Bacterial RNase P class A from Altererythrobacter sp., 417 nucleotides, folded computationally. Of the family's consensus pairs, 95% are formed in the model. It was read from a public genome assembly, where an Rfam model found it. Rfam family: Bacterial RNase P class A. The family's RNA type in Rfam is ribozyme.
RNA sequence: CCAGGGGGCCGGGCAGCCGCGUGCGCGCAAGCGCUCGAGGAAAGUCCGGGCUCCACGAAGCAAGGGUGGCGGGUAACGCCCGCCUGGGGCAACCCAAGGGACAGUGCCACAGAGAGCAGACCGUCCCACCGUCCGCCCGCAAGGGCGCGGCGGGGGGAUAAGGGUGAAAGGGUGCGGUAAGAGCGCACCGGGGCUUCGGCAACGCGGCCCGCAUGGCAAACCCCACCCGGAGCAAGGCCGAAUAGGGAUCCCGCGCCUUCGCGAGAAGGCAGGGCGCUUCGCCCCAGAGGAUCCGGGUUGGCUGCUGGAGCCACGAAGCAAUUCGUGGCCUAGAUGAAUGGCUGCCGCCGCCGAUGCGGUCCGCUUUCGCGGAAACGGUCGGCGGCACAGAACCCGGCUUACAGGCCCCCUGGCACA
Numbered sequence: 001c002c003a004g005g006g007g008g009c010c011g012g013g014c015a016g017c018c019g020c021g022u023g024c025g026c027g028c029a030a031g032c033g034c035u036c037g038a039g040g041a042a043a044g045u046c047c048g049g050g051c052u053c054c055a056c057g058a059a060g061c062a063a064g065g066g067u068g069g070c071g072g073g074u075a076a077c078g079c080c081c082g083c084c085u086g087g088g089g090c091a092a093c094c095c096a097a098g099g100g101a102c103a104g105u106g107c108c109a110c111a112g113a114g115a116g117c118a119g120a121c122c123g124u125c126c127c128a129c130c131g132u133c134c135g136c137c138c139g140c141a142a143g144g145g146c147g148c149g150g151c152g153g154g155g156g157g158a159u160a161a162g163g164g165u166g167a168a169a170g171g172g173u174g175c176g177g178u179a180a181g182a183g184c185g186c187a188c189c190g191g192g193g194c195u196u197c198g199g200c201a202a203c204g205c206g207g208c209c210c211g212c213a214u215g216g217c218a219a220a221c222c223c224c225a226c227c228c229g230g231a232g233c234a235a236g237g238c239c240g241a242a243u244a245g246g247g248a249u250c251c252c253g254c255g256c257c258u259u260c261g262c263g264a265g266a267a268g269g270c271a272g273g274g275c276g277c278u279u280c281g282c283c284c285c286a287g288a289g290g291a292u293c294c295g296g297g298u299u300g301g302c303u304g305c306u307g308g309a310g311c312c313a314c315g316a317a318g319c320a321a322u323u324c325g326u327g328g329c330c331u332a333g334a335u336g337a338a339u340g341g342c343u344g345c346c347g348c349c350g351c352c353g354a355u356g357c358g359g360u361c362c363g364c365u366u367u368c369g370c371g372g373a374a375a376c377g378g379u380c381g382g383c384g385g386c387a388c389a390g391a392a393c394c395c396g397g398c399u400u401a402c403a404g405g406c407c408c409c410c411u412g413g414c415a416c417a
Base pairs, nucleotide, nucleotide: 001413002412003411004410005409006408007407008406009405010404012346013345014344015343016342017341018340020037021036023034024033025032026031039388043399044398046397047396048395049394050393051232052231053230054229056281057280058279059278060277061276064228065227066226067225068224069083070082071081072080073079084098085096086095087094088093099223100222104221105220106217107216108215121163122162123159124158125157126156127155129153130152131151132150133149134147135146136145137144138143171189172188173187174186175185176184191210192209193208194207195206197204198203236303237302238301239300246294247293248292249291250290251289252287255270256269257268258267259266260265272284273283274282310329311328312327313326314325315324316323317322347386348385349384350383351382352381353380354379355378357377358376360373361372362371363370364369
């Protein structure tokens, strides 16, 4: 200097004029003064909570849903940190929906011989047969015989090394072996099992043994392990006001025993009801309930509403996430919805022009220095532009969007010293 990787921060500033909202103070009031006033994502509503209400409570099971290597962090999580394994990359680093295919079911189209229990298309080898050619021998000739001979044809047997099909073909490379081949045998790699050692662990280095070895998909249904009530601030509470304590239809049920009582009735028990099911407890017990439809009133005010699993600084522990200690700080609470408009200067970015001011390069020169060149930097001037985007109960995350600027660390390459 070039290319790349990881992390952090900012994303406008100042001034003037006019205009807003909360809180506090002054004032009879009008009003005045002071203070504070959108985000790193406020977005998506994807997760986890705080808080509120409902479900009668506890336990277990079922249904439904979520997560999925190990260890740690956290209020918790599907988040964060560290590590392991697999994959990508020369590397720094990045990605993973990372348990199970021997519980079961299902799928793998087409092509291909064969895609879950296999399979022979081309090819290769062996056997005899047929035809033909070559060499040799016998024969006058026709013809006959011999050959680890050559070529072609069909038949029988063997083969899965070579080729083909396919996303994927029953391990890979090499040597030996064979009629030709094949883990058939062997070496190494790969796969499986056992194990010393290291590690909390997932796992890892090593050693020994085995058989040469039955695919893939679970981001298919499913199985396994662990976790999970529901709804949500339009939750909920209070005040005020008003109406119609509204009407109709249907389903199911309104039970039994004992004691007391003249009776009405009372007490106790059983049955029944309140949860998806069961056990226990508690409550209720005759409208203890359920479903559908029609209609009326209230659309007001206050609260919830901001002091928090809060922020900042320093120190300690820890590889880190984070935790602890000390000190300091209070930073929007609107309610049709506030923080805006105008002007000027600055800042940043882009384009154009000028300028030998700097470095670099070329030529001349003993040197000082002179002249020039393209791009870069600096300076000056002009023009244009300045991202994504607005709280509405709050917090911890994830994901998505983002013009531009700054800082730190790491990797690779080139060059110089």